Notes
This is a predicted structure of a 110-nucleotide RNA (SAM-I/IV (S-adenosyl methionine) riboswitch aptamer) from Allosphingosinicella humi.
RNA sequence: CACAUGCAUCAAGAGUGGGCCGGGUUCGGUCCACGCCAACCUGCCUUCCCGGGCAAGGUGGCGGUCCCAUGAGGGGCGAUGCGGCCGGACCGGCAACGAAGCGGGUAACG
Numbered sequence: 001c002a003c004a005u006g007c008a009u010c011a012a013g014a015g016u017g018g019g020c021c022g023g024g025u026u027c028g029g030u031c032c033a034c035g036c037c038a039a040c041c042u043g044c045c046u047u048c049c050c051g052g053g054c055a056a057g058g059u060g061g062c063g064g065u066c067c068c069a070u071g072a073g074g075g076g077c078g079a080u081g082c083g084g085c086c087g088g089a090c091c092g093g094c095a096a097c098g099a100a101g102c103g104g105g106u107a108a109c110g
Stems, first nucleotide, its partner, number of pairs: 006082005015034008035062003040058003043054003048105004064077005084094004
């Protein structure tokens, strides 16, 4: 890079206010504002690798559901992720924190 009839996750975590609609004063749907949660991708922490960390850039979330086993777990459906932006685009360019700034190995140098 090809990717996807693929891989990973759904344990835990995180909400208020307002508009509209339905229903009727608890509720459901949807939109907006502000807030919060979470390391999936990118980036940073270290030259590279593994682990770990950081909500900065990009997604996403703030109610997953059903069945089998019922001990771990397995399966179906569904959901999310497998960076983003700009341009004259088989290529070229741009941004990524005031956060974190670590453990092991390895390369270079000595």
Of the family's consensus pairs, 100% are formed in the model.
Its Rfam family is "SAM-I/IV (S-adenosyl methionine) riboswitch aptamer". Rfam 15.1 lists 567 matches to the family in 508 species. Its Rfam clan is "SAM clan".